The RNA shown here (transfer RNA) has 82 nucleotides and comes from Aspergillus pseudoustus. Taxonomically the source falls in Aspergillus subgen. Nidulantes (Eukaryota, saccharomyceta, leotiomyceta, Aspergillaceae). RNAcentral records the identical sequence in 4 taxa. Its Rfam family is "tRNA". The family's RNA type in Rfam is transfer RNA.
[in-house]
RNA sequence: GGCCGAGUGGCCUAAUGGUAAGGCGUUGCUUUCCGGUUACGGAAGCCAGCAAAGAUUGCGCGUUCGAGUCGCGUCUUGGUCG
Numbered sequence: 001g002g003c004c005g006a007g008u009g010g011c012c013u014a015a016u017g018g019u020a021a022g023g024c025g026u027u028g029c030u031u032u033c034c035g036g037u038u039a040c041g042g043a044a045g046c047c048a049g050c051a052a053a054g055a056u057u058g059c060g061c062g063u064u065c066g067a068g069u070c071g072c073g074u075c076u077u078g079g080u081c082g
Base pairs, nucleotide, nucleotide: 001081002080003079004078005077006076007075010024011023012022013021018065026052027051028050029049030048031044032043033042034041035040058074059073060072061071062070
């Protein structure tokens, strides 16, 4: 350099051209212990339950009423050929 594949929340993985979904993780509450008359303060715990935050799908352009999905270019990365 040629060809083929991959890129989606912090991580992993979905999504037939039609509301971007799930798991793990993160945060809060529920829990336990100690002190205190109460309010509350401190420590432990992170099993389980509930709730919340977290993505303009590598980037740009195009096709389309509508793009994570199709086309072109480009970046990163893996494989393969020379």